[in-house]
This is a predicted structure of a 73-nucleotide RNA (transfer RNA) from uncultured Ruminococcus sp. Its Rfam family is "tRNA". Rfam's curators write: Transfer RNA (tRNA) molecules are approximately 80 nucleotides in length. It is annotated as a transfer RNA.
RNA sequence: ACAGAUAUGGCUCAGUCGGCAGAGCACAUCCUUGGUAAGGAUGAGGUCGUCGGUUCGAUUCCGACUAUCAGCU
Numbered sequence: 001a002c003a004g005a006u007a008u009g010g011c012u013c014a015g016u017c018g019g020c021a022g023a024g025c026a027c028a029u030c031c032u033u034g035g036u037a038a039g040g041a042u043g044a045g046g047u048c049g050u051c052g053g054u055u056c057g058a059u060u061c062c063g064a065c066u067a068u069c070a071g072c073u
C1' cells in the first nucleotide's frame, strides 16, 4: 500500500428489513441475618467512536476519518 471485521453504561455483550436504547456482572439505598456471605426489592449511570450526507425521523442506510484486531503481497 490492498481488501476486511469490530467500536453501544465502569466491564462483558445483545439490539435493529429506520420510529421508547436493553441484559448480565459491578455500583448505591433498603429488606432479610446476632453479624457477614448468599438471596430479594428499588435506583443511578449512555450525546450508540468522530465528522458529514439521505430522511418527517438514523444506534440502524451512505461517505470520509480515527482506534483496535486479524489477513495477503
Base pairs, nucleotide, nucleotide: 002071004069005068006067007066010025011024012023013022019056027043028042029041030040031039049065050064051063052062053061